[in-house]
Predicted 3D model of a 350-nucleotide part of an RNA (small-subunit ribosomal RNA, central domain) from a metagenome. The RNAcentral record of the full RNA draws on SILVA. The prediction has a mean pLDDT of 87.

Context: one part of a larger RNA
């Protein structure tokens, strides 16, 4: 290679744009490069295979004859597939009109809380634990009121509630601004779908300058506990957590379930945005797209479970799997200041 796979066994790339490439809605004329089919010619000999002969048979071995599934020229067929002409409107877009959302990015302003600073009232204790101690306090703490200064998150609303491609997103205004979803007509006419490399975004941790620094807290100290205690418990405590720029590019970056289209019983919440019915009316019933949950039958699974948000039932197109340990290691080789990151093996051993 065929083949068989990829929730949970070994495997879905973290997510996306998207060049190329691989596929690709209906009608309808060309054309005949793929496809089908006829005929020629060539596919050496020997071998094989069949049929006849000959060595007393046999093996060897001589004559014919199939066969050689190919390749070339040439006649023809047009259903599929290609290409090329015309056309269509369902795919797919664009314009209009809503209305919902912590979707992004920039600025400003509030509340509450915690810490610090002043000052007022008071007076011996407060903290903190399983108990304690370390630790603060008579230089006046803790406690309570007034002022004041900062930094960071943004209680309640708050919801298997919403947005977003993932990572993510949450006070409130206002400024840019990206998406998807309804609806009623109009235009575009297959402009579509995946996407190898590219490129681009990405939690946290860390790194580089340069601010900021309330709480918190790695290392770090100290008090406990303990046979020890490099841990859990307390007390303090430094990078760090935050901004601004630029790196890094990893997560159990998870739904452990790539994407895209078709198609296959149901019942029952939630969100958005329509229509209908009854109602003066808040509102009820019925119903349509989208999204997001539960339960559930065929089916399907090794099973658990999945089940119109499939793990069903097909079809495109990409990424991965190939015993376990060595190893996500080494070596190269790219990337990055570094930590490290992609790619990535082997002997050897069960």
């Nucleotide at each position: 290679u065929u083949g068989g796979g990829c929730g949970u066994a070994a495997a879905g790339g973290g997510c996306g744009u998207g060049c190329a490439g691989g596929c690709g809605g209906c009608u309808u004329g060309g054309u005949a490069a793929g496809u089908c089919u006829g005929a020629u010619g060539u596919g050496a000999a020997a071998g094989u295979c069949c049929u006849c002969g000959g060595u007393u048979u046999a093996a060897u071995u001589g004559a014919g004859g199939a066969a050689g599934u190919g390749c070339a020229u040439u006649g023809g067929a047009u259903a599929c597939u290609g290409c090329u002409g015309a056309g269509c409107u369902u795919g797919a877009g664009u314009a209009c009109g809503g209305g919902a959302g912590a979707g992004g990015g920039a600025a400003g302003c509030g509340g509450a809380a915690u810490u610090c600073c002043c000052a007022g009232u008071g007076u011996a204790g407060a903290g903190g634990u399983g108990a304690a101690a370390u630790u603060c306090g008579u230089a006046g703490a803790u406690a309570u009121u007034g002022g004041g200064a900062g930094g960071a998150a943004u209680a309640u609303c708050a919801g298997u509630g919403g947005c977003g491609a993932a990572g993510g997103c949450g006070g409130c205004u206002u400024c840019c601004u990206g998406g998807a979803c309804c609806g009623a007509u109009a235009c575009u006419g297959a402009c579509g779908c995946u996407g190898a490399g590219a490129c681009g975004c990405g939690a946290a941790a860390g790194c580089g300058u340069g601010g900021g620094g309330a709480g918190u807290a790695a290392a770090c100290a100290g008090g406990a506990u303990u046979a020890g205690a490099u841990a859990u418990c307390c007390u303090g405590g430094u990078a760090g957590u935050c901004c601004a720029c630029g790196c890094c590019g990893u997560a159990a970056a998870u739904g452990a379930u790539g994407g895209g289209c078709a198609c296959u019983a149901g019942g029952u919440g939630c969100a958005g945005c329509g229509g209908g019915u009854a109602u003066u009316g808040a509102u009820u019933c019925c119903u349509g797209c989208u999204g997001u949950g539960c339960c559930g039958c065929a089916g399907u699974u090794a099973a658990u479970g999945u089940a119109u948000u499939a793990a069903g039932u097909g079809c495109c197109c990409c990424g991965c799997c190939u015993g376990g340990g060595g190893a996500g290691u080494a070596u190269g080789g790219c990337c990055g200041u570094a930590a490290g990151g992609c790619u990535a093996a082997a002997a050897c051993u069960c």